[in-house]
RNA sequence: GGAGGGGUUCGGGCGGUCGCGGGUCGCCGAAAGGCGGCGCGAGGAAAGUCCGGGCUCCACAGGACGCGGCGGUGGGUAACGCCCACCGGGCGCAAGCCCAGGGAAAGCGCCACAGAAAACACACCGCCCAAGCGCGACGGGGCAACCCGACGCGACGGCAAGGGUGAAAAGGCGAGGUAAAAGCUCACCGCGGGACCGGCGACGGCCCCGGCACGGCAAGCCCCGCCGGGAGAAAGGCCAAAUAGGGGAGGAUGGCGUGGUCCGCGCCGCUAUUACUCCCGGGUAGGCCGUUUGAGCCUGCCGGCAACGGCAGGCCUGGAUGAAUGACCGCCGCCCCCGGGGCAACCCGGAGCGCACAGAACCCGGCUUACAGAACCCCUCCAACU
Numbered sequence: 001g002g003a004g005g006g007g008u009u010c011g012g013g014c015g016g017u018c019g020c021g022g023g024u025c026g027c028c029g030a031a032a033g034g035c036g037g038c039g040c041g042a043g044g045a046a047a048g049u050c051c052g053g054g055c056u057c058c059a060c061a062g063g064a065c066g067c068g069g070c071g072g073u074g075g076g077u078a079a080c081g082c083c084c085a086c087c088g089g090g091c092g093c094a095a096g097c098c099c100a101g102g103g104a105a106a107g108c109g110c111c112a113c114a115g116a117a118a119a120c121a122c123a124c125c126g127c128c129c130a131a132g133c134g135c136g137a138c139g140g141g142g143c144a145a146c147c148c149g150a151c152g153c154g155a156c157g158g159c160a161a162g163g164g165u166g167a168a169a170a171g172g173c174g175a176g177g178u179a180a181a182a183g184c185u186c187a188c189c190g191c192g193g194g195a196c197c198g199g200c201g202a203c204g205g206c207c208c209c210g211g212c213a214c215g216g217c218a219a220g221c222c223c224c225g226c227c228g229g230g231a232g233a234a235a236g237g238c239c240a241a242a243u244a245g246g247g248g249a250g251g252a253u254g255g256c257g258u259g260g261u262c263c264g265c266g267c268c269g270c271u272a273u274u275a276c277u278c279c280c281g282g283g284u285a286g287g288c289c290g291u292u293u294g295a296g297c298c299u300g301c302c303g304g305c306a307a308c309g310g311c312a313g314g315c316c317u318g319g320a321u322g323a324a325u326g327a328c329c330g331c332c333g334c335c336c337c338c339g340g341g342g343c344a345a346c347c348c349g350g351a352g353c354g355c356a357c358a359g360a361a362c363c364c365g366g367c368u369u370a371c372a373g374a375a376c377c378c379c380u381c382c383a384a385c386u
Stems, first nucleotide, its partner, number of pairs: 001382010012332007020041002023038006043357001047368002050366005055232004062263004067228005072086005087101001088099004102223002107221002109217003124163002126159003132153003138149004171189002174186003190212001191210004196205003236289004246280005254268004296315008333355002335352001337350005
C1' cells in the first nucleotide's frame, strides 16, 4: 500500500424568531382556567406481530387426547424457537462463515428423465467359455483321410471387475489371485464392535477383533425425547349518567364454566313463565385509574474462555387519547459534481428542492426485515521497503 474477516459507535451540529405536550413549584381566580420559573419530551430498528415473559381477567389451570413447537453436548437467562462456549460435518490459503445436527433392520411413501437396473434390485456395450464347429492362412506329425497345438467363432454356463447413463447404482485405492471376475486374499482408508486413556459431556486418541454392504430422502408422513390452559390494554377496574327488569322462539337421558374433544371438579336448574341458548329491538359509548421506577440505565472493581453474574457508587430520561417536539432564517459539518494548486494526503473557490431507513400508545428479553453516509478498534492474507 492492496484485498478480506469480526466488532462497536454516530447517523447532522450551533444560534435566533414564533409555535406545541405533559411534570413540578409559585401567584391570580368561586371554578373552568390564566401567567411566570425550573427541568423533561421518540428508535436502533419505535417496523413485522414471529417467539418468550411480566401484569390483568376467566373458580382450579388438575389429567389425557388432538394440535403446535424444539432436537449434538455443556452453560447463561425470569424464560425462549434466544445468546455463549465446545463437539461433529461442510466452505475458505487464513482470519472466519454456514448447518430445523436424535432415529432409515418399527411401518408407509418418494427417487422425474436418462439408464439393463433406483433397493434382497431381470445385464445394454462387453470379458471368459472346458461342449461343439472351423483348421481357409501358421507350426509339428502323417502316403492320404486326418490328428495335435496355436488361433477364430462360440451355446449352456460364469462375471458385475472395465465402459456407458445418472445427483446417486452392489465401499474406495493398490497389489495378488482367477477361464474371466468378485473382500476371494493382503496392506491402507472407510464401516461395525470392544478394551484402555483424556474429557462434566457431545466426542477424541490409541490398540485389538470382524470381510462388514439391503442406497438416499424424515425442512415426506412417522417413531423417540422434551416443552406448551386460554385470552389480551379495545386486557381489566372504579365513578357518573341513561334506558324498555322490552318482545319472540327453543328448552331437560339438563345447562354453563376463555379455541377443539374426553375425564375430574365447581356452580346453576330439575315438571319449570326454570337454568340456559338463539333472534329482533332499546339505552350508554362521558370521566378517572391501569399509564410508566423498570428482570431499568451508566461508571468502576471482582469472578468467568465467554454469554453473563456479584459488589460499590451515580442517574430518573415520552405518557398522548384523533393523538404532542414543527415551521422559518443564518452559519458550520458531510456526500456528489465542476474549476484551480499539489507526488499524495490535502487546501481554495463555485453550484446542487442533495444528506439514509423511518414516529411511541401496557412494559420488557430476543429474532427477522429496511437503512445514504461517517468514524474507531482488533484479526488474516499478499506485495514492496527497512

This is a predicted structure of a 386-nucleotide RNA (Bacterial RNase P class A) from a Planctomycetota bacterium. The prediction has a mean pLDDT of 76. The sequence was found by an Rfam model in a public genome assembly.